Predicted 3D model of a 130-nucleotide RNA (FMN riboswitch aptamer (RFN element)) from Halanaerobium salsuginis. The model forms 97% of the base pairs in the Rfam consensus.

[in-house]
RNA sequence: GAUUAUCUUCAGGGUAUGGUGAGUUAUCAAGUUUGAUAAUAAAUCCAGACCGGUGGUAAAAGUCCACGAGCUCAAGCUGAACUGGUGUAAUUCCAGUACCGACGGUAAAGUCCGGAUAAAGAAGAUCGUA
Numbered sequence: 001g002a003u004u005a006u007c008u009u010c011a012g013g014g015u016a017u018g019g020u021g022a023g024u025u026a027u028c029a030a031g032u033u034u035g036a037u038a039a040u041a042a043a044u045c046c047a048g049a050c051c052g053g054u055g056g057u058a059a060a061a062g063u064c065c066a067c068g069a070g071c072u073c074a075a076g077c078u079g080a081a082c083u084g085g086u087g088u089a090a091u092u093c094c095a096g097u098a099c100c101g102a103c104g105g106u107a108a109a110g111u112c113c114g115g116a117u118a119a120a121g122a123a124g125a126u127c128g129u130a
Base pairs, nucleotide, nucleotide: 001127005126006125007124008123009122010121015048017047018046019045023040024039025038026037027036028035029034030033049111050110051101052100053067054066055065056064062099063098070077071076081097082096083095084094085093103114104113105112
């Protein structure tokens, strides 16, 4: 690396515990698919717990500015923070109190499975030029 060289490697963390009971099994009733009762129950539901990719920003960021996965013919669309303190400088540190989390699957998922052998990007080697 200047009309953007080639290749390799790497590149995400997190539901303890309690409750409910979808489902399953058994029995009974009706009678062919329902209802009742009991047992069991490995949840995404309820309470609670836990987690924080990449680049930038006078100083370190899930919630400041961008990027990534997803959707779209395309243009484009896509989450969330305040208060106080220190300091030359911090919506990034410290203290306090909040909030947020793509898509498909499945009992309704930030945490399970999947696209992902993917990817923002990081590092290195080779080649070229000076």